A computed fold for a 346-nucleotide part of an RNA from a Flavobacteriaceae bacterium, annotated as small-subunit ribosomal RNA, central domain. The RNAcentral record of the full RNA draws on ENA and SILVA. The prediction has a mean pLDDT of 88. Rfam family: Bacterial small subunit ribosomal RNA. Gene Ontology terms of the family: ribosome and structural constituent of ribosome. Lineage of the source: Bacteria > Bacteroidota > Flavobacteriia > Flavobacteriales > Flavobacteriaceae.

Context: one part of a larger RNA
RNA sequence: UUGGGUUUAAAGGGUCCGCAGGCGGACUGGUAAGUCAGUGGUGAAAUCUCAUAGCUCAACUAUGAAACUGCCGUUGAUACUGUCAGUCUUGAGUGUAUAUGAAGUAGCUGGAAUGAGUAGUGUAGCGGUGAAAUGCAUAGAUAUUACUCAGAACACCAAUUGCGAAGGCAGGUUACUAAUAUACAACUGACGCUGAGGGACGAAAGCGUGGGGAGCGAACAGGAUUAGAUACCCUGGUAGUCCACGCCGUAAACGAUGCUUACUCGUUUUUGGGCUUUAGGGUUCAGAGACUAAGCGAAAGUGAUAAGUAAGCCACCUGGGGAGUACGUUCGCAAGAAUGAAACUC
Numbered sequence: 001u002u003g004g005g006u007u008u009a010a011a012g013g014g015u016c017c018g019c020a021g022g023c024g025g026a027c028u029g030g031u032a033a034g035u036c037a038g039u040g041g042u043g044a045a046a047u048c049u050c051a052u053a054g055c056u057c058a059a060c061u062a063u064g065a066a067a068c069u070g071c072c073g074u075u076g077a078u079a080c081u082g083u084c085a086g087u088c089u090u091g092a093g094u095g096u097a098u099a100u101g102a103a104g105u106a107g108c109u110g111g112a113a114u115g116a117g118u119a120g121u122g123u124a125g126c127g128g129u130g131a132a133a134u135g136c137a138u139a140g141a142u143a144u145u146a147c148u149c150a151g152a153a154c155a156c157c158a159a160u161u162g163c164g165a166a167g168g169c170a171g172g173u174u175a176c177u178a179a180u181a182u183a184c185a186a187c188u189g190a191c192g193c194u195g196a197g198g199g200a201c202g203a204a205a206g207c208g209u210g211g212g213g214a215g216c217g218a219a220c221a222g223g224a225u226u227a228g229a230u231a232c233c234c235u236g237g238u239a240g241u242c243c244a245c246g247c248c249g250u251a252a253a254c255g256a257u258g259c260u261u262a263c264u265c266g267u268u269u270u271u272g273g274g275c276u277u278u279a280g281g282g283u284u285c286a287g288a289g290a291c292u293a294a295g296c297g298a299a300a301g302u303g304a305u306a307a308g309u310a311a312g313c314c315a316c317c318u319g320g321g322g323a324g325u326a327c328g329u330u331c332g333c334a335a336g337a338a339u340g341a342a343a344c345u346c
Stems, first nucleotide, its partner, number of pairs: 004317003007300002012314001014201004021194003025088007033081002035077008049065006091191001092188003095184006103177007110154001114150008125136002162169002206247006215241002220236004258313006266291011295302002319346003328339004
C1' cells in the first nucleotide's frame, strides 16, 4: 500500500462557515470525450509460454507458433457517465401567516442573603470541631433593632423541560439581532451534499493594560491530627474569581458515537405547531426521553435520535513502552500550543 476498521479494544477533527476537489434529482434532444464493437498500422531482437528438433540426458541451444494484456488511426453503437441546449418540481431556497424558546448583544432595574459603617438595646462570652486550639471579645464582641454603603450570584417557578453549530445559556424589563418549527404551495428552478488547505467561534485556568473587590479562595501563615502530615479538619488570607479591551486555543471540548440523504415491527411519555364530527380522545409534522421486534455486535448493549440496510464526502487507526518526548518549523508577551520522529527495549 491493499485489506480491515474507528461507543467501550488503536482510531471521529472541539464546533461551524467555506475556495479548490470529489459526488450529485426527473424528462427530452444534439454531440460522441469517457465506454463498447469491427478493422488497419505499430508494439525490434532476446526473454516468457507452447510444439518440434540438436548436443548420450539435463541445463543449454535452434526453428516455428503464440504472446507482447499497450499505443495511434479509422468505421460504427449510444444504455450509462461527461458536455451543450431546452423543459420540470419532489431536493434546496424565497415569500406570506401563525407560533416558540435560560439563542446572542447593549442598557435600565428588583428583592433575599452576605459583609462593612453609624446609632440604639444588652452582657460575657462568641466562633469552631470527632474533640480541641489558633482566632474574635469588657477599647463592649456574639445576639437583636433602625438607617446607609458595596460587590457578586439569582431561591421558589424548575422538569426525564427548552434554546444554541459547539463552547454554552436562567431574577425582571426595554431596544436591536439571529434562529427554528408549523401551515399555505404564491415565487426561483438542482441553485445541492461533503469539504484537504483557509477563516470564524471556542469552558475553566493562565497572560497584558486599566478598573473593581462582598463572599469564596490556589500560594502563604497559624492551630490541630499524626511516627511524620510540606495533606485531609479549623482560624485567617494574596493572586484569582467580577467588568472593559486585547491575547491564549486547550478539556473526560463526551453521546468517549463526523456530516448529509434514503429505506426498515411495535408500545409509551413529553415540548412546539397543524387538522379533527364529540376533545381527559384521535391523527399529522418537527424535536426530546424510556422500553422493545428483526437486524447488528466479542459482549455490554444498540435498536427510525442505529452501533440496522445502503450511497456520497471528510477526518483518523495499524502491538506496548520510548513519547505526544527530541529535533526542525509555524504561532504566542509568556505559559505553552500545533505539527511530530528515531535509536533502544519487551